[in-house]
Molecule: SAM riboswitch aptamer (S box leader)
Organism: Hellea balneolensis DSM 19091
RNA sequence: AUUUCAUCAAGACUGACCGAGGGACAGGCCCUUAGACGUCAGGGCAACCUUGAACAGCAAGGUGCCAAAUCCUGCGGUUAAGACCGAAAGAUGAUAA
Numbered sequence: 001a002u003u004u005c006a007u008c009a010a011g012a013c014u015g016a017c018c019g020a021g022g023g024a025c026a027g028g029c030c031c032u033u034a035g036a037c038g039u040c041a042g043g044g045c046a047a048c049c050u051u052g053a054a055c056a057g058c059a060a061g062g063u064g065c066c067a068a069a070u071c072c073u074g075c076g077g078u079u080a081a082g083a084c085c086g087a088a089a090g091a092u093g094a095u096a097a
Stems, first nucleotide, its partner, number of pairs: 002096001004094005013042005021031003025074004043066003048062005070089001075086004
């Protein structure tokens, strides 16, 4: 990197370092030198998997996550519009070779 399945409008930030872009892609919109993004340390959220047992809840471990709905739209359908439904793409987990 690929297969299959599930979920994606809830929730959860401080410090140090660095220094210009970042939010997957395109358009929009937004964040950012009052330091974003990233790295590290600590903290927190959550509950996909495993174990403790046999369940709810809980604990430990393996992940994940901590601006904005996956930030919105992108393709198709319904609709006068607003909007709604589904798909695709993406992310995460589990799974198979």